[in-house]
């Protein structure tokens, strides 16, 4: 310089064939116990790395181009 992989909630990742974004852990409330661990309900958190195409419609498909990975010169 290339070629492949990946970037989604605070952290580890799910999201199949385009159609209003999820889970677990954590974080806060309640509720169960005399109280702790513990269950058991709920809430809040993200404009999906940027930018531009293509489409009624993009987290997805297409370019760049920027961070990590990883093999090759």
């Nucleotide at each position: 310089g290339g070629g492949c992989c990946g970037u989604u909630a605070g952290c580890u990742c799910a999201g199949c064939u385009g159609g209003u974004a999820g889970a677990g852990c954590g974080u806060c409330c309640c509720c169960a116990u005399g109280g702790c661990a513990u269950g058991g309900g709920g809430a809040a958190g993200g404009c999906c790395a940027g930018c531009g195409g293509u489409u009624c419609a993009a987290a997805u498909c297409c370019g760049c181009u920027a961070c990590g990975g990883u093999c090759c010169a």
Molecule: transfer RNA
Organism: Candidatus Taylorbacteria bacterium RIFCSPHIGHO2_02_FULL_44_36